This is a predicted structure of an 86-nucleotide RNA (transfer RNA) from a Candidatus Microgenomatia bacterium. Taxonomically the source falls in Candidatus Microgenomatia (nom. nud.) (Bacteria, Bacteria candidate phyla, Candidatus Microgenomatota). The sequence is in RNAcentral, with records from ENA.

[in-house]
RNA sequence: GCCUGGGUGGCGGAAUUGGUAGACGCGCAAGUCUCAAAAACUUGUGAGGUUAACACCUCGUGAGAGUUCGAGUCUCUCCCUAGGCA
Numbered sequence: 001g002c003c004u005g006g007g008u009g010g011c012g013g014a015a016u017u018g019g020u021a022g023a024c025g026c027g028c029a030a031g032u033c034u035c036a037a038a039a040a041c042u043u044g045u046g047a048g049g050u051u052a053a054c055a056c057c058u059c060g061u062g063a064g065a066g067u068u069c070g071a072g073u074c075u076c077u078c079c080c081u082a083g084g085c086a
């Protein structure tokens, strides 16, 4: 230099055809249990804002742009990363 795969929460990792993004697991927080802990179980857990609360709004898939009513998914450029060829 060329070719191929990958980049999504704190971490791993889904989202099958473009149609509710954050499933599931780990971790973390609170609770139940316990003398206390561990284990187990229950609930919650992206960010910001509004609210007394319930709830609601906006943003969010490496960065930027494009196509589309609609993009994690398709197209282009770039960055990072793994492998292959020379």
Base pairs, nucleotide, nucleotide: 001085002084003083004082005081006080007079010026011025012024019069027045028044029043030042031041032040046059047058048057049056050055062078063077064076065075066074

Rfam family: tRNA. The family's RNA type in Rfam is transfer RNA. Rfam describes the family as follows. Transfer RNA (tRNA) molecules are approximately 80 nucleotides in length. Gene Ontology term of the family: triplet codon-amino acid adaptor activity.